[in-house]
Molecule: c-di-AMP riboswitch aptamer (ydaO/yuaA leader)
Organism: Dehalococcoidia bacterium
RNA sequence: AAUAUGUAAGAGCCGAGUCUCCGUUCGCGGAGAGCGGGGGACCCACCAGGAUCCCGGGCUGAACUCGUCGAAGCGCGAGAGGGGCACCUUCUCCCCUAAGCCGCCAGCUAACCUCGCAGGCUAAUGAAGGUCGGACCC
Numbered sequence: 001a002a003u004a005u006g007u008a009a010g011a012g013c014c015g016a017g018u019c020u021c022c023g024u025u026c027g028c029g030g031a032g033a034g035c036g037g038g039g040g041a042c043c044c045a046c047c048a049g050g051a052u053c054c055c056g057g058g059c060u061g062a063a064c065u066c067g068u069c070g071a072a073g074c075g076c077g078a079g080a081g082g083g084g085c086a087c088c089u090u091c092u093c094c095c096c097u098a099a100g101c102c103g104c105c106a107g108c109u110a111a112c113c114u115c116g117c118a119g120g121c122u123a124a125u126g127a128a129g130g131u132c133g134g135a136c137c138c
Stems, first nucleotide, its partner, number of pairs: 011122004018033006034117006044107001056105001057102004064079005080097005087130005
């Protein structure tokens, strides 16, 4: 000097996944605020006739569509969606397009009912214009 690992503190990122109070056998429990999801009327939408098929349908999430190969997957191509140090617009660069759940059942939906508040990661673009807030020191 560099690299790797661990601990502590600080700064951040994806995501709804945070904060405060009380209690605690210190594992958590309860309450409130805040954020997020599901179910759930009128109206509207769907449905109404015939034939064929049997391969149900739905939810969270950006995580999808089409083409290419006989199918699936992979790969490739084209669209589309999402993320990158407060936020918005434009351009640019890089990256992602997973996973899980319900259980034959659910359109929208006021009242109402109900559930979650995890997990993972890292020095993770830059410029122009606009714009808000905070910390520290005196």